[in-house]
Molecule: transfer RNA
Organism: Poecilia formosa
RNA sequence: AUUUCUGUAGUGUAGUGGUUAUCAUGUUUGCUUCACAUGCAAAAGGUCUCUGGUUGAAAACCAGACAGAAACA
Numbered sequence: 001a002u003u004u005c006u007g008u009a010g011u012g013u014a015g016u017g018g019u020u021a022u023c024a025u026g027u028u029u030g031c032u033u034c035a036c037a038u039g040c041a042a043a044a045g046g047u048c049u050c051u052g053g054u055u056g057a058a059a060a061c062c063a064g065a066c067a068g069a070a071a072c073a
Base pairs, nucleotide, nucleotide: 002071003070004069005068006067007066010025011024012023027043028042029041030040031039049065050064051063052062053061
C1' cells in the first nucleotide's frame, strides 16, 4: 500500500428496522454464617466509537472519519 472483518455497561457477549437494548461475570447493599467462602434476593452501571444521510421509525441500512485485528506481498 491492497483486501477482508470488528467497534454494544468495568470485562466478555446476544440483538439483520418496531415501543424500558440481552445474558454471564464483576461492583454495591441485605439475608444466611461465630467469621469467611458458597448460596439466595435486590440495586447501580449503556447517551450502542464519531459525523452526515436514508426511513413514519436506525444499535442494525448507506457514505465518510477514527481505532483495532487478520491475510497477501